[in-house]
Overview: A computed fold for a 74-nucleotide RNA from a Thiotrichales bacterium, annotated as SAH (S-adenosyl-L-homocysteine) riboswitch aptamer. The coordinates come from a structure-prediction model, not an experiment, and the mean pLDDT is 77. Lineage of the source: Bacteria > Pseudomonadati > Pseudomonadota > Gammaproteobacteria > Thiotrichales. The model forms 100% of the base pairs in the Rfam consensus. Rfam family: SAH (S-adenosyl-L-homocysteine) riboswitch aptamer. Gene Ontology terms of the family: regulation of gene expression and S-adenosylhomocysteine metabolic process. On this family, see Wang et al., Mol Cell 2008: "Riboswitches that sense S-adenosylhomocysteine and activate genes involved in coenzyme recycling".

């Protein structure tokens, strides 16, 4: 760095449908469908290369609504 798999990023209703996936003469269409992103950890591969110690965690996430936390209240 990439591909996977796991956990996390507080919890739901309702709504559009881009990517994706599925259907499908593989073309129109049709349906799912707002964690697809970010961190961590583990596999595996490929690139790199001096090494210790400290220190501290997040920053996001369409659109309209609720509820939880926190705040003397907002």
């Nucleotide at each position: 760095u990439u591909a996977c798999c796991u956990g996390a990023g507080g919890a739901g209703c309702g709504u559009u449908g881009c990517a994706g996936c599925g259907g499908u003469a593989u073309c129109c269409c049709c349906g799912c469908c707002a964690g697809g992103c970010u961190c961590a950890g583990g596999u595996a591969a490929u690139c790199a290369u001096c090494a210790u110690a400290u220190u501290u965690a997040a920053a996001c996430g369409g659109c309209g609504c609720u509820c939880g936390g926190u705040u003397a209240a907002c």